This record gives sequence, C1' cells and structure tokens, in this order.
RNA sequence: AGCCCAGUAACUCAAUUGGUAGAGUAGCAGAUUCUGAUUCUGUAGGUUGUACGUUCAAAUCGUACCUGGGUUG
Repeated sequence: AGCCCAGUAACUCAAUUGGUAGAGUAGCAGAUUCUGAUUCUGUAGGUUGUACGUUCAAAUCGUACCUGGGUUG
C1' cells in the first nucleotide's frame, strides 16, 4: 500500500431482505433481611464510529474518512 471483518447503553450482544432502537450483566430506588448476600418489582442510561448522499422514511443502502483486528506483498 491492496483486500476482508468489526464499530449500537458503563460492559457483552440483538434488531427477522429500509418503517417507533431492545435484552442480559452492571448502576440507582423500593420490597424482603437484625445487617449483608440472594430473590422480586420499578427506574435511568443511546447524536447506532464521523461526514455526505439516496429515500416519504436509514443502525440497515451508496461514497469517503477514522479506530481496532486479520490477511497478501
């Protein structure tokens, strides 16, 4: 330098060939308990890596770039 894969909540990951972004763990509050753990209930947390484009509508499609990993020379 070329090619391939990945980037979504604090972390690990979903999102069914474009149509309201979710789960588990962790956090916070409450119930339970003498206290703690466990368990149960509720709750908060997101410019979907960045920019532009296509579209009525983009996490999803296109282009460029950034970061990480792999690979070829």
Transfer RNA from a Lachnospiraceae bacterium, 73 nucleotides, folded computationally.
Its mean pLDDT, the model's own confidence on a scale to 100, is 80.
RNAcentral holds the sequence, with entries from ENA.
NCBI's taxonomy places the organism under Bacteria, Bacillati, Bacillota, Clostridia, Lachnospiraceae.
It matches the Rfam family "tRNA".